Description:
Transfer RNA from a Candidatus Omnitrophota bacterium, 74 nucleotides, folded computationally. Lineage of the source: Bacteria > Pseudomonadati > Candidatus Omnitrophota.
RNA sequence: GGGCGGGUAGUUCAGUUGGCUAGAACGCCUCGUUUACACCGAGGAGGUCAUAGGUUCGACUCCUAUCCCGCCCA
Numbered sequence: 001g002g003g004c005g006g007g008u009a010g011u012u013c014a015g016u017u018g019g020c021u022a023g024a025a026c027g028c029c030u031c032g033u034u035u036a037c038a039c040c041g042a043g044g045a046g047g048u049c050a051u052a053g054g055u056u057c058g059a060c061u062c063c064u065a066u067c068c069c070g071c072c073c074a
Stems, first nucleotide, its partner, number of pairs: 001073007010026004019057001028044005050066005
């Protein structure tokens, strides 16, 4: 330098072949329970969907460029 895959909550990952409000599990916080902790139950907070443009009435999803991670080729 070229090709492929990936980047979504603190972590691990879903996400419709464009449609109302972006989710799960674990973790965190509060309450209940307990002598207490854990488990369990109830509730809650937490997201610029890597970045910037473009297409569209509408973009996590499509297009372009860039950045980062992994693999392969040279």

Rfam family: tRNA. By type it is a transfer RNA.